About this RNA:
A computed fold for a 179-nucleotide RNA from Massiliimalia timonensis, annotated as Lysine riboswitch aptamer. The RNAcentral record of the sequence draws on Rfam. NCBI's taxonomy places the organism under Bacteria, Bacillati, Bacillota, Oscillospiraceae, Massiliimalia.
[in-house]
RNA sequence: AAGGCGGAUAGAGGUCGCGGAUUUUAUGAGUAAAGCAAAGGAGACUGCCGAAGUCGUUUGAUUUUGUGUUGAAAGGAAAAUUUGCCGAAGGGGAACUGCUUCCGGCAGCGUUUGCCCUGAGCCUGUAUUGAAGAAGUACAGGAUUGUCAUCAAGUUAUUGAUGGAGAGCUAUCGACGGA
Repeated sequence: AAGGCGGAUAGAGGUCGCGGAUUUUAUGAGUAAAGCAAAGGAGACUGCCGAAGUCGUUUGAUUUUGUGUUGAAAGGAAAAUUUGCCGAAGGGGAACUGCUUCCGGCAGCGUUUGCCCUGAGCCUGUAUUGAAGAAGUACAGGAUUGUCAUCAAGUUAUUGAUGGAGAGCUAUCGACGGA
C1' cells in the first nucleotide's frame, strides 16, 4: 500500500423528498344531538358479555315517525407559516403499560422497546379504513428515477443491457493490518 470495521463525521436521491406543530378555509352537515308533536308500553344505562350501581314502570324510560325550531364536533383534506430530518418514514407482529363508566373478560385505540418487510416518488387494478369520486394502508402490475456491481461500446464525459438492496452509496478521518 492492498484489505477491511454493520467505527466516527459530513453529504446526495425528490421541483408534490419524508414527518411534526400552529393558523385559516371548505367538506363533514342542515348530519349527530337537543326541543316540540304523535305512536308505543317495560325495561334501559360502555363497542360486546358479565357483575355492581343508577334511572324508569300511568309523574311513561330505551325505541319509532314527523318537524323551515335550534344546531355541532372529531378524524381526514387544501393553503400559508414554522420546525425536525434522508429508515427521512410506512406497515406487520410480540412484550410492558395507559384509555374506552368504578370492576372482570373480549375487542379496539395509543406510548415505549426488541424482531421482520419496504431504495424513492408516481400511475393503474383489487381489498380495507373513511361521509366521500378526497386521502391513507396492504397486495399485484407498469413506466420513471437515484445508487452500486458485472458485461459491452466510447479518447473522455458518458450510453446500453442484466442484477442487487438503505445494515446501501459518496467524501474525509480513525482503529486493526502491515506489502